[in-house]
């Protein structure tokens, strides 16, 4: 760095350093942030996958990876449903709801 598969329910923070943006990416919304965020380090913790053990629909351990604001935060693309609006009409737009796709994250396997 690419491919395949699975998952997005839940869980879990203190200290030190540092000093301005951050929540993956583009835009908008929303949120966090000088009462010091994001990040780095130390310690502690959580238990998703792997692994191990057992009394194997489950529990425990915490070795590997991972994680420890809220949330894959929402919208964007497609489909369906449905208020409403526009047009003389075929028709068009569209709030909202649901599903999916794309993208992304983590793990396992393969290259």
């Nucleotide at each position: 760095u690419g491919c395949u598969u699975a998952u997005g329910g839940a869980g879990a923070a203190a200290g030190a350093c540092g000093g301005a943006g951050g929540g993956a990416u583009u835009a908008g919304a929303c949120c966090c942030u000088g009462c010091g965020a994001u990040g780095u380090c130390u310690u502690a913790g959580c238990a998703a996958c792997c692994u191990g053990u057992g009394c194997u629909u489950c529990a425990c351990a915490a070795g590997g990876u991972g994680c420890u604001a809220c949330a894959u935060u929402c919208u964007a693309c497609u489909c369906a449903g449905c208020a409403g609006c526009c047009c003389a009409a075929u028709g068009g737009c569209a709030a909202c709801u649901g599903a999916g796709a794309c993208a992304g994250a983590u793990a396992a396997g393969c290259g």
Description
Model confidence (mean pLDDT): 79 of 100. A computed fold for a 111-nucleotide RNA from Mucilaginibacter gossypiicola, annotated as SAM riboswitch aptamer (S box leader).